Model confidence (mean pLDDT): 75 of 100.
Predicted 3D model of RNase P RNA and transfer RNA as a complex of 511 nucleotides.
It holds a member of the Rfam family "Bacterial RNase P class A". About the family: Ribonuclease P (RNase P) is a ubiquitous endoribonuclease, found in archaea, bacteria and eukarya as well as chloroplasts and mitochondria.

RNA sequence: AUGCGUUGGCGGACGGCCGCUCCGUCUCCCAGGUGUCGAUUUGUCGGCAUGGGGGGGUGGGGAGGAAAGUCCGAGCACGGCAGGACAAGGUGGUGGGUAACGCCCACACGCCCGGACGGUCACGGGCGAUGGAAAGUGCAACAGAGAGCAGACCGCCGAUGGCCUCCACCCCUGCGGGGGCGGGAGGAUCAGGCAAGGGUGAAAGGGUGCGGUAAGAGCGCACCGCCCGCGUGGUGACACGCGGGGCACGGCAAACCCCGCCUCGUGCAAGGUCACGCAGCCGCCGUCUCCCGAAAGGGAGAACGCCCGGUCCGGGCGGCAGGCGGCGGGUAGACCGCUGGAGCGCAUCGGCAACGGUGCGCGGAGAGAAAUGGCCGUCGCCCGCGACGAUUUCGGUCGUCACGGGACACAGAACUCGGCUUACAGCCAACGCCGGCCG
RNA sequence: GCCGCCUUAGCUCAGUGGUAGAGCAGUGGUUUUGUAAACCACAGGUCCCCGGUUCGAAUCCGGGCGGCGGCU
Numbered sequence: 001a002u003g004c005g006u007u008g009g010c011g012g013a014c015g016g017c018c019g020c021u022c023c024g025u026c027u028c029c030c031a032g033g034u035g036u037c038g039a040u041u042u043g044u045c046g047g048c049a050u051g052g053g054g055g056g057g058u059g060g061g062g063a064g065g066a067a068a069g070u071c072c073g074a075g076c077a078c079g080g081c082a083g084g085a086c087a088a089g090g091u092g093g094u095g096g097g098u099a100a101c102g103c104c105c106a107c108a109c110g111c112c113c114g115g116a117c118g119g120u121c122a123c124g125g126g127c128g129a130u131g132g133a134a135a136g137u138g139c140a141a142c143a144g145a146g147a148g149c150a151g152a153c154c155g156c157c158g159a160u161g162g163c164c165u166c167c168a169c170c171c172c173u174g175c176g177g178g179g180g181c182g183g184g185a186g187g188a189u190c191a192g193g194c195a196a197g198g199g200u201g202a203a204a205g206g207g208u209g210c211g212g213u214a215a216g217a218g219c220g221c222a223c224c225g226c227c228c229g230c231g232u233g234g235u236g237a238c239a240c241g242c243g244g245g246g247c248a249c250g251g252c253a254a255a256c257c258c259c260g261c262c263u264c265g266u267g268c269a270a271g272g273u274c275a276c277g278c279a280g281c282c283g284c285c286g287u288c289u290c291c292c293g294a295a296a297g298g299g300a301g302a303a304c305g306c307c308c309g310g311u312c313c314g315g316g317c318g319g320c321a322g323g324c325g326g327c328g329g330g331u332a333g334a335c336c337g338c339u340g341g342a343g344c345g346c347a348u349c350g351g352c353a354a355c356g357g358u359g360c361g362c363g364g365a366g367a368g369a370a371a372u373g374g375c376c377g378u379c380g381c382c383c384g385c386g387a388c389g390a391u392u393u394c395g396g397u398c399g400u401c402a403c404g405g406g407a408c409a410c411a412g413a414a415c416u417c418g419g420c421u422u423a424c425a426g427c428c429a430a431c432g433c434c435g436g437c438c439g
Numbered sequence: 440g441c442c443g444c445c446u447u448a449g450c451u452c453a454g455u456g457g458u459a460g461a462g463c464a465g466u467g468g469u470u471u472u473g474u475a476a477a478c479c480a481c482a483g484g485u486c487c488c489c490g491g492u493u494c495g496a497a498u499c500c501g502g503g504c505g506g507c508g509g510c511u
Base pairs, nucleotide, nucleotide: 003433004432005431006430007429008428009427010426012379013378014377015376016375017374018373020062021061022060023059024058025057026056027055028054029053030052033050034049035048036047037046038045039044064410068421069420071419072418073417074416075415076267077266078265079264088263089262090261091260092259093107094106095105096104097103108130109128110127111126112125113124114123117439118438119437120436121435131258132257136256137255138252139251153198154197155194156193157192160191161190162189163187164186165185166184167183169180170179171178172177206224207223208222209221210220211219225247226245227244228243229242230241231240232239233238271336272335273334274333280327281326282325283324284323285322287302288301289300290299291298292297304318305317306316307315308314343362344361345360346359347358348357349356350355381406382405383404384403386401387400388399389398390397391396440510441509442508443507444506445505449463450462451461452460457494465481466480467479468478469477487503488502489501490500491499
């Protein structure tokens, strides 16, 4: 130098032309809404203020580190709710950070990886839902003798008590032999002992070594592990030391469960304001039919009435009429919610850090099927080839210049924040990286 | 925008910790003059993907891809 790792940052720049969206401002055009004042022939007309739509000019703002997934946590809104408990769901080392979190930081513990091999220590990195298995219930297929306070297949032993054989000894004898035996040797044969070794399994009731024994075994001892107690250090998780105990208490709780802590539900399509039209209700006016009445008038109803005809079916003719005003709920639609917020940048102080305090500065999208784009040029980036220079362990590497090529990642706000996760062409910066001991 | 569910053989689905299955479809055979049906046998799997828990994961937990449905 390259490479690798960790952490942090960037995510093309400038210019020209043509477009998109929002806001401000100027101007022109269109329709004439609302309020008020005046006039009036009562139909309307005019003035002023305010509001609507469209065109053009001009000025300003306009995507991200993930805007994504919608996985957590909040704000906010509506509904519910005295308080507590249960249920249900989530969560779980310790200490800190935070509005809060399952997030972040630091530390502890366990496991894994790394530098030629093995061990060990340190270092660097990764992963961990890391409370409880002596509260209870449950699970462990297959294999295996035995899988939960278990077990004896091969094997080892056979000390002890039998059995068999041989030797010794004792007794009887008709000399062929027979019987006995608290002695000795052997067999591995029965009862029995063992849990070392083999074998099964993911897992077989501590490990290594020495002693011990018939063979063995924490049976005894040393060291390691485990449990209990005490002490020291630390806020703590925990670590270290001393003493005691031969070990009693295996695994799984991302199995049920127990313990501690947290949580009401729904989500901006939350929710609020105004409200075209249609339908509904009320009032007034009008039309028609029927009834009461001498009439004036009153009442009922709202679509049918009349003729043919005894009635029904059927046929024919005539009429068909609603208008205005108000009311409440509310659809389309419009407006609000809507972007200034646990905000961003810089400096400084505290803290190992996450983060916090103080000071100064900044104003950075708000559309509503959804705008932030396209083309060209230059530079930058990447690739290839060549020339020159530097360096070299001669494999290469770096720099400069010229030519040719590539067309540039993932991806698009939709109420707003804090996180996590996932996707991503490439580029930049800082830091770290071939350890010690034993074999 | 918000919410819920699903993914296992070519298709439709079982399987809720212990060697992945059924029906239809496919291939070969028997039967038949031949075909279908029937019978016998066979083949076929990234249990959507990646991690974690566990001795052991299709199954339990987390994340992701894809698909389906609901709410004006």